The RNA shown here (SAM riboswitch aptamer (S box leader)) has 139 nucleotides and comes from Bradymonas sediminis. NCBI's taxonomy places the organism under Bacteria, Deltaproteobacteria, Bradymonadales, Bradymonadaceae, Bradymonas.

């Protein structure tokens, strides 16, 4: 960097260092010399993912145990357990692999499709959906 899917009003800041802009871009509306933005180092959060419990579904195949039935056999649409696998607006934890720690992705907008509203070009609007950002998976 390309395809898939999933989230994106939850939640997390101090210290050095450096010094002017910074929030992508446009308008807006914030941050910022009481030092923003950036690095670095500590620390924190828990959103995916391993981990761990806890609830439910399933439990085909394999193994136990009963049950029938029998010979210690075959065999039951037969009961039940473990495990494994499957789910959850669920809990914990912070080992571990990403991320993240001003403001809903800051607000609106920006290709496009759908829809409702106003006679029409067209405006408003509402869902989608591009954009962006994570992660997970895949080649």
């Nucleotide at each position: 960097g390309c395809u898939u899917c999933a989230u994106g009003c939850a939640g997390a800041a101090g210290a050095g260092c450096c010094g002017a802009g910074g929030g992508a871009c446009a308008a807006g509306c914030c941050c910022g010399a009481u030092g923003a933005c950036g690095c670095u180092c500590u620390g924190c959060c828990a959103a995916c993912c391993a981990g761990c419990c806890c609830a439910c579904c399933u439990g085909a195949c394999c193994u136990c145990u009963c049950g029938c039935a029998a010979a210690u056999a075959a065999g039951c649409u037969g009961a039940g357990a473990a495990a494994g696998a499957g789910c959850g607006c669920g809990g914990c934890a912070g080992u571990g692999g990403u991320g993240g720690c001003a403001a809903u992705g800051c607000u609106u907008g920006g290709a496009g499709u759908g829809g409702g509203u106003a006679u029409u070009u067209u405006a408003c609007u509402c869902a989608c959906g591009a954009c962006c950002a994570u992660g997970a998976a895949g080649g």
The model forms 97% of the base pairs in the Rfam consensus.